[in-house]
The prediction has a mean pLDDT of 80. The RNA shown here (SAM riboswitch aptamer (S box leader)) has 102 nucleotides and comes from uncultured Gilvibacter sp.
RNA sequence: UUAUCAAGAAAGGUGGAGGGAUUAGACCCUGUGAAACCUUAGCAACCCUUUGUUCUAUACAAAGAAGGUGCUAAAUUCUACCGACUUAGUUCGGAUAGAUAA
Repeated sequence: UUAUCAAGAAAGGUGGAGGGAUUAGACCCUGUGAAACCUUAGCAACCCUUUGUUCUAUACAAAGAAGGUGCUAAAUUCUACCGACUUAGUUCGGAUAGAUAA
C1' cells in the first nucleotide's frame, strides 16, 4: 500500500489469577482453573498446488491441502467520531483504531 474481518474450527500437559489489543463505559469469560508456554488435533483458504475458461488483465471459475502464515467464546464482544433513518436502536453507511495476509 492493497484485500479481508456477523461463517468455520479444542482436547491434553505445565501453570496458578487473571483475561476479552489500547483508554473510558457496558457486558461477558474465569479455581468446574485466567494469561503464558508445550503437545496433539482441527478450521479456513491469504500465499500456494492442479485443472478449465479467457486470450495476455497473470484475470476468472472449480477442485485440493503437501508447504509458509493465521486462527480455534461472544461481530474486531458492544459503544465512543461523522452522517442517514427512526423516535432512540441488537438499525444502516462511513471514519478512526486494531488484527491477519500478500

Of the family's consensus pairs, 97% are formed in the model.